[in-house]
Context: one part of a larger RNA
């Protein structure tokens, strides 16, 4: 490199937007760049290979033929690509009607519930374990009531249920906003797919500056006869950081569906969430049937090394992007980029087995 692969053996970029690039729907016309046939003319000679000869064979040599798969002019075809004109409407996208939702931002408001702080009642314990102790309590705890502070998070509703590209997102109300899904066929007329760099989101821990600080709890203190061979853990009793908020950085994860994005085809059966049409029904309510979009489960053909997967495919193709090539040194070392740092990204080798 030609292959071959990429749930789980090695490998799909966390996720999006998009630039080059690739590649791209019918239906005509031109046009000949690609392509596809003839012609010229080169394609040095040896060398190879066919054939016939010459050295007694052969190796060697001689001769013709063929080859040089290639480039260049050139005639000519027009199916397909490519370019260009007109055209269409099914792909794409506007509009118009409706429709469901923890989709985001900002701000206000509730009510349980831990904790504290006043006050009242009350008295000798309380708390905590497998049992204990540290630890709080006669300076009145704990337990009740009343009232008052403050951060945080939203019980039931809750659902292999919704929404978002991905991370994610859950009390209630409001403003302001993003995207979907159904109908309809009014408009545009191929605008479309993917995307190398580039750009933007990007759990949690961490970082910077400033704020908060109930509960929780790395660090750190302290209790513990078998909790232990030892216990620097597990179990308790405190506890700062940190979790919260703003505004900046960090850009990583079992960023997992360990499954890239797009489009098209390929039995069934049975949940559930949003739409539409239809019939039964006087109508609501219900019930049947059908259509689109989403979410699960079971299954045939196909696939797979199994194990599973199977209209949400890991079947059947098709376009592009990323990615792998024995384990181990290693996702490390240099060294570039980036980062306040912690460290992140690209990323070897020498050994070795």
């Nucleotide at each position: 490199c030609u292959g071959g692969g990429u749930g789980u053996a090695a490998a799909g970029g966390g996720a999006g937007c998009g630039u080059a690039g690739g590649c791209g729907g019918g239906a005509u016309g031109g046009u000949a760049a690609g392509u596809u046939a003839g012609g010229u003319g080169u394609g040095a000679a040896a060398u190879c290979u066919a054939u016939g000869g010459g050295c007694u064979c052969a190796a060697c040599c001689c001769a013709u033929a063929a080859a040089u798969u290639g480039c260049a002019c050139u005639u000519a075809a027009a199916a397909c690509u490519g370019c260009u004109g007109u055209u269409c409407u099914u792909g794409a996208g506007u509009g118009a009607a409706g429709u469901a939702g923890a989709g985001g931002u900002u701000g206000g408001c509730g009510g349980a519930a831990u904790u504290c702080c006043u006050a009242g009642u009350g008295u000798a314990g309380c708390g905590g374990u497998g049992a204990a102790a540290u630890g709080c309590g006669u300076a009145g705890a704990u337990a009740u009531u009343a009232g008052g502070a403050g951060g945080a998070a939203c019980a039931u509703c809750a659902g292999u249920g919704g929404c978002g590209a991905a991370g994610g997102c859950g009390g209630c109300c409001a403003a302001c906003u993003g995207g979907g899904c159904u109908u309809u066929u009014a408009c545009u007329g191929a605008c479309g797919c993917u995307g190398a760099g580039g750009c933007u989101c990007g759990a949690a821990a961490g970082c910077g500056u400033g704020g908060g600080g109930a509960g929780c709890a790395a660090a750190c203190a302290g209790g513990a006869c078998u909790a232990u061979a030892g216990a620097u853990a597990c179990c308790c009793u405190g506890g700062u950081a940190g979790u919260c908020c703003a505004c900046g950085c960090u850009g990583u994860a079992a960023a997992c569906g360990a499954u890239g994005a797009u489009u098209a085809c390929u039995a069934g059966g049975u949940g559930u969430g949003g739409g539409g049409g239809g019939g039964g029904c006087u109508g609501a309510c219900c019930c049947c049937c059908u259509u689109c979009c989403g979410u699960g489960c079971c299954g045939c053909a196909g696939u797979u090394a199994a194990c599973a997967c199977a209209a949400u495919a890991a079947g059947u193709a098709a376009u592009c992007c990323a990615c792998c090539u024995g384990g181990g040194g290693a996702g490390u070392a240099c060294g570039g980029c980036c980062g306040c740092a912690a460290g992140g990204u690209u990323a070897a080798a020498a050994c070795u087995c």

The part of an RNA shown here (small-subunit ribosomal RNA, central domain) has 353 nucleotides and comes from an uncultured bacterium.